The prediction has a mean pLDDT of 77. Predicted 3D model of RNase P RNA and transfer RNA as a complex of 431 nucleotides. Rfam match: Bacterial RNase P class A. Its family is annotated with ribonuclease P activity, tRNA processing and dimeric ribonuclease P complex in the Gene Ontology.
RNA sequence: GAAGUAAUGCAGGCUAUCGCGUUAAUGUUUGUGUUCGCACAAGUUUUAAUGAGGAAAGUCCGGGCACCAUAGGGCUGGUUGCUGGGUAAUGCCCAGUGCGCGUGAGCGUGAGGAUAGUGCCACAGAAAUGAAGACCGCCAUAGCAAUAUGGUAAGGGUGCAACGGUGCGGUAAGAGCGCACCAGCAAAGUCGAGAGGCUUUGGCUAGGUAAACCCCGCUGAAGGUGCAAGGAUAAGGUAUACUUUGAGGGUAUAGUGGCCCGCUAUCUCAAAGUGCUGAAGCCGCUUGAGAGCCUGAGUAAUCAGGUGUCCAGAUAGAUGGUAGCCCAAACAGAACCCGGCUUAUGCAUUACUUCUUUU
RNA sequence: GGCGGCAUAGCCAAGUGGUAAGGCAGAGGUCUGCAAAACCUCCAUUCCCCAGUUCAAAUCUGGGUGCCGCCU
Numbered sequence: 001g002a003a004g005u006a007a008u009g010c011a012g013g014c015u016a017u018c019g020c021g022u023u024a025a026u027g028u029u030u031g032u033g034u035u036c037g038c039a040c041a042a043g044u045u046u047u048a049a050u051g052a053g054g055a056a057a058g059u060c061c062g063g064g065c066a067c068c069a070u071a072g073g074g075c076u077g078g079u080u081g082c083u084g085g086g087u088a089a090u091g092c093c094c095a096g097u098g099c100g101c102g103u104g105a106g107c108g109u110g111a112g113g114a115u116a117g118u119g120c121c122a123c124a125g126a127a128a129u130g131a132a133g134a135c136c137g138c139c140a141u142a143g144c145a146a147u148a149u150g151g152u153a154a155g156g157g158u159g160c161a162a163c164g165g166u167g168c169g170g171u172a173a174g175a176g177c178g179c180a181c182c183a184g185c186a187a188a189g190u191c192g193a194g195a196g197g198c199u200u201u202g203g204c205u206a207g208g209u210a211a212a213c214c215c216c217g218c219u220g221a222a223g224g225u226g227c228a229a230g231g232a233u234a235a236g237g238u239a240u241a242c243u244u245u246g247a248g249g250g251u252a253u254a255g256u257g258g259c260c261c262g263c264u265a266u267c268u269c270a271a272a273g274u275g276c277u278g279a280a281g282c283c284g285c286u287u288g289a290g291a292g293c294c295u296g297a298g299u300a301a302u303c304a305g306g307u308g309u310c311c312a313g314a315u316a317g318a319u320g321g322u323a324g325c326c327c328a329a330a331c332a333g334a335a336c337c338c339g340g341c342u343u344a345u346g347c348a349u350u351a352c353u354u355c356u357u358u359u
Numbered sequence: 360g361g362c363g364g365c366a367u368a369g370c371c372a373a374g375u376g377g378u379a380a381g382g383c384a385g386a387g388g389u390c391u392g393c394a395a396a397a398c399c400u401c402c403a404u405u406c407c408c409c410a411g412u413u414c415a416a417a418u419c420u421g422g423g424u425g426c427c428g429c430c431u
Base pairs, nucleotide, nucleotide: 001355002354003353004352005351006350007349008348009347010346012326013325014324015323016322017321018320020051021050022049023048024047025046027044028043029042030041031040032039033038053331057342058341060340061339062338063337064336065226066225067224068223072261073260074259075258080217081216082096083095084094085093086092097111098109099108100107101106112215113214117213118212119209120208121207135156136155137152138151139150140149141148142147164182165181166180167179168178169177183205185202186201187200188199189198190197191196230283231282233280236277237276238275239274242273243272244271245270246269247268248267252266253265254264255263290309292307293306294305295304296303297302360430361429362428363427364426365425366424369383370382371381377414385401386400387399388398389397407423408422409421410420411419
């Protein structure tokens, strides 16, 4: 100098000026009430404070919160998947194990079970799972020969994949038939908290696919709906109305989370009520599994203790425009709130790796 | 803001692991004096995009893009 790997930080700044949202104070206008002191509501002036993100995004996971008996019971489902730990919880995070990728710094991992069972493996091929199978070849026997019968999975051919691989021995030809090494499986010993590691021994050995059904373990339980949840006001509208409660009838119709039972409504009767509906605004709404700092425990994720402070809250939706200087400014705009993941994206710093050049 | 669904040729579409049916439109041909109709042939190689699982993906899994619908 070039190419990379990992981690961290920032997210344009300053000045002037014109504006916007929220909160507080102050003055003022209008309305209502009034115990005449004032209070409340709405608007407005001035001043002060404060005002988007690392992803506010996708809505992919996990929670908080809220409401609704169609929420109960049963059947059938769902999710997740190496080990240990963390967390309110998770499919997230941390630490490790195995495997894979990279020269390396490092990175990835959707990683339970294929001897529990079932399915599938097109075309090609003799044969695609059954401890099966002989197309060519090789060998033996019979035959003059063509060929027939048998042995053989070493060689050829097909295919993603052909029943361990290489070598030596052995054999009629061959074959784990025997031996050595390697791969894989099982058992024992040993180390480890565990996933697993190492060593020895054994029989030689029955593909792949579970992001196919399934089996096993774990977890939540699976009731549903999402702040347009929901709560309390209310102009107006409505009248044999409607609502609530209780009883009855019935399994007819409709609804009903995948299904069934059950349940609810429609129907009848009685009682109670002034109720029901409802434009619009208010609450929910931002103090929270909070931010920041310090100490301690832990490899770490994280936890415990202390200190400390309040840091957007709109409802057609504020956070902006113009000018100057510096200047590299990307992706992009909260809407009930948090924890993650994923995706989009500019610049800077630090540490490390590989290569090249110079000293 | 929240919740669902879809994407296959110019258009409509089948296909849910084994190499993409069919119809309309289009192009060429046969027939005809010329046309129409009829008949024959052709037309997908990024099945919206990017990864993964698998021998093999339109199909299964994850992420992204675009479009549509429902709730006030």